[in-house]
Context: one part of a larger RNA
RNA sequence: UGACGGGGACCCGCACAAGCGGUGGAGCAUGUGGUUUAAUUCGAAGCAACGCGAAGAACCUUACCAGGUCUUGACAUCCCAAUGAAUGCAGGGUAAAGCCUGCAGGCCUACGGGACAUUGGAGACAGGUGGUGCAUGGUUGUCGUCAGCUCGUGUCGUGAGAUGUUGGGUUAAGUCCCGCAACGAGCGCAACCCCUGUUCUCAGUAGCCAGCAGUAAGAUGGGGACUCUGAGGAGACUGCCAGGGAGAACCUGGAGGAAGGCGGGGAUGACGUCAAAUCAUCAUGCCCCUUAUGAUCUGGGCUACACACGUGCUACAAUGGCGUGAACAAAGGGAGGCGAAGGAGUGAUCCGGAGCGAGCCCCAGAAAACGCGUCUCAGUUCGGAUUGUAGUCUGCAACCCGACUACAUGAAGCUGGAAUCGCUAGUAAUCGCGGAUCAGAAUGCCGCGGUGAAUACGUUCCCGGGUCUUGCACU
Numbered sequence: 001u002g003a004c005g006g007g008g009a010c011c012c013g014c015a016c017a018a019g020c021g022g023u024g025g026a027g028c029a030u031g032u033g034g035u036u037u038a039a040u041u042c043g044a045a046g047c048a049a050c051g052c053g054a055a056g057a058a059c060c061u062u063a064c065c066a067g068g069u070c071u072u073g074a075c076a077u078c079c080c081a082a083u084g085a086a087u088g089c090a091g092g093g094u095a096a097a098g099c100c101u102g103c104a105g106g107c108c109u110a111c112g113g114g115a116c117a118u119u120g121g122a123g124a125c126a127g128g129u130g131g132u133g134c135a136u137g138g139u140u141g142u143c144g145u146c147a148g149c150u151c152g153u154g155u156c157g158u159g160a161g162a163u164g165u166u167g168g169g170u171u172a173a174g175u176c177c178c179g180c181a182a183c184g185a186g187c188g189c190a191a192c193c194c195c196u197g198u199u200c201u202c203a204g205u206a207g208c209c210a211g212c213a214g215u216a217a218g219a220u221g222g223g224g225a226c227u228c229u230g231a232g233g234a235g236a237c238u239g240c241c242a243g244g245g246a247g248a249a250c251c252u253g254g255a256g257g258a259a260g261g262c263g264g265g266g267a268u269g270a271c272g273u274c275a276a277a278u279c280a281u282c283a284u285g286c287c288c289c290u291u292a293u294g295a296u297c298u299g300g301g302c303u304a305c306a307c308a309c310g311u312g313c314u315a316c317a318a319u320g321g322c323g324u325g326a327a328c329a330a331a332g333g334g335a336g337g338c339g340a341a342g343g344a345g346u347g348a349u350c351c352g353g354a355g356c357g358a359g360c361c362c363c364a365g366a367a368a369a370c371g372c373g374u375c376u377c378a379g380u381u382c383g384g385a386u387u388g389u390a391g392u393c394u395g396c397a398a399c400c401c402g403a404c405u406a407c408a409u410g411a412a413g414c415u416g417g418a419a420u421c422g423c424u425a426g427u428a429a430u431c432g433c434g435g436a437u438c439a440g441a442a443u444g445c446c447g448c449g450g451u452g453a454a455u456a457c458g459u460u461c462c463c464g465g466g467u468c469u470u471g472c473a474c475u
Stems, first nucleotide, its partner, number of pairs: 002474001004471002007469007015459002019423005026314008034305002042053002064300007073125001077124002079121006087104006107114002127289002130287003136283002138278003141274001143272001148187006154163003167178003193266004198234007208223002212221002237260001240254005316416001320375006332363003337356002342351003382413001387408007429451007
């Protein structure tokens, strides 16, 4: 100088408190440990591993296991020889690949050959999801969007260092003001960026419809007012008023205003810490394998199951279940795609094929809500696990191991111990909708809107953090 203290002072944060809803109990989904296994590939490990890498394991993926095969190799460059353009297709055989056979096809040329491919040969080499994240780059998490971290010159100190950065106020903020042996500066804060909230101008189709015709229907004529779309502006700055404060910074209240004191949300993550994570995205030093630790194929496994934990979904019901009627979104996606009308089926779905590369057409019915009816507190008309049968779809193929449908079956569960989590407003809670990945396969993830609360006295205590100060066994 730092670090630390069950030292002190001050301050902040859903940290506690005040509230609302959960987890922990049940069933299932999913990840992990453990166990098992021929293999259950590997990584991630308090917070900051565990619906994490994986935005999607039937084959493939796939790295694992068993078995069958290849050895200059599945992939790259170079040399020689033979053959043929390249390339595409089919057959035999096989569990499949390796292997064997045939057909189509016929490039450029300066005629020397060349490009490309196959086969054979020779090695140089390829190859490795093999090891080391404690050899590394790059990327990322975390403290933490916390308010800090430093430098130049000067000054002080023998020196390590100090000062500045401390003090008095103030702020979300090392934000600003005042003071001061300091004066300045840099990285951070803030602002500049995007979305959203109000309005104006311009533009008016594929969007809209007030007034005029018109209709079953903004379908049509027409219109640019409105909505909306998308380009450019305006607007908020403590600008105005009052009080407080040191005639400061700033704080409290008010006016006007769509919005008020950072309007709301996002992006943005300082110096550094954890030898934090990743050699399995990629790159890379060194080490290791080289007829195998490389390559290829079939089948299996990653989906096992006494158990333990994490994260979720569905419930235990009447603020509800069921039936019926009938409203109101936003944001997205669509060509090997979305797929309408119509028809068939109880249904998943099928037939059909209009329209649409989409402000045009389609996915697409929003659901909760609301009206009416019924059930009447029961393990029930709650709950839906499990199981049986029959099906649909995707796909070469649903046995291991897919999703969905119908009928039947109808388990646990009557609100959950100790403990523990999230959230301060269009938030929590609740309700649906979409997308990425993707042939198929979400209760996960990422978005979107609908309905829409309660509470915050306060900072004594728990946890984490910041500043100053003090002690000291550490540096």